[in-house]
The prediction has a mean pLDDT of 85. A computed fold for an 88-nucleotide RNA from a Chloroflexota bacterium, annotated as c-di-GMP-I-GGC riboswitch aptamer. RNAcentral holds the sequence, with entries from Ribocentre.
RNA sequence: UCCGAACAGGGCAAACCCGGUGAGAGCCGGGGACGCAAAGCCACGGGUCCACCUCCCGUAGCGGUUGAGGACAGCCGGGCCGCCGGAG
Numbered sequence: 001u002c003c004g005a006a007c008a009g010g011g012c013a014a015a016c017c018c019g020g021u022g023a024g025a026g027c028c029g030g031g032g033a034c035g036c037a038a039a040g041c042c043a044c045g046g047g048u049c050c051a052c053c054u055c056c057c058g059u060a061g062c063g064g065u066u067g068a069g070g071a072c073a074g075c076c077g078g079g080c081c082g083c084c085g086g087a088g
Stems, first nucleotide, its partner, number of pairs: 001087004011036002016031006034074001040080003044077003047072004053067001056064003
């Protein structure tokens, strides 16, 4: 560096439920395991999601939308660190 998840030690934790938090996407804690060889970390690129603020349009309710802001790393790519084993 590449490959693998057999060996050994293990690790993480989807959906859902309870509590908390946020306008929301979501996040935090507990329970719980669908899965994961990086399901460890990073919002750099793409993508998806949110609508508190802002521009504009329509409205009974509210919906659409511009700008800005935010979220998701278990959507993909990329970057950084990394246990075991095999090959070079």